[in-house]
A computed fold for a 121-nucleotide RNA from Robiginitomaculum sp., annotated as SAM riboswitch aptamer (S box leader). Its mean pLDDT, the model's own confidence on a scale to 100, is 81. NCBI's taxonomy places the organism under Bacteria, Pseudomonadati, Pseudomonadota, Robiginitomaculaceae, Robiginitomaculum. The model forms 97% of the base pairs in the Rfam consensus.

RNA sequence: UAAUCAUCAAGAUCAGUGGAGGGAUUGGCCCUGUGAAGCUGGAGCAACCACCAAAGCGUGAAGACGGUUAGGUAAGGUGCUAAGUCCUACAGUGGCCUAUUUGGCAACUGGCAGAUGAAUA
Numbered sequence: 001u002a003a004u005c006a007u008c009a010a011g012a013u014c015a016g017u018g019g020a021g022g023g024a025u026u027g028g029c030c031c032u033g034u035g036a037a038g039c040u041g042g043a044g045c046a047a048c049c050a051c052c053a054a055a056g057c058g059u060g061a062a063g064a065c066g067g068u069u070a071g072g073u074a075a076g077g078u079g080c081u082a083a084g085u086c087c088u089a090c091a092g093u094g095g096c097c098u099a100u101u102u103g104g105c106a107a108c109u110g111g112c113a114g115a116u117g118a119a120u121a
Base pairs, nucleotide, nucleotide: 001121002120004118005117006116007115008114013042014041015040016039017038021031022030023029025089027087028086043081044080045079048077049076050073051072052071057066058065059064085113090110091109092108093107095105096104097103
């Protein structure tokens, strides 16, 4: 970097450094000198990987073993710690408003894009 699969409405921040941006992109709307990004250290959240594992299932004459699931653990590998992935974009559905509308508003569903992980190339 590419393709595959899973998840994305919950949860969790302090200090030092730094000194103006940040929330991927669009349009919004926000955060930010009461200190942005980045970097360093500590703390925390979660449970993808990891580990344990009842019942049931399979194998077995049996002891037992196997992989899977509910459930559990948090010492290890990642990740994360404003706002639903902050909302939105493309399509559809019904509703409401307007009344000349190919218009407007919010909601829901699906998709696109993105993020994170796992295992590949």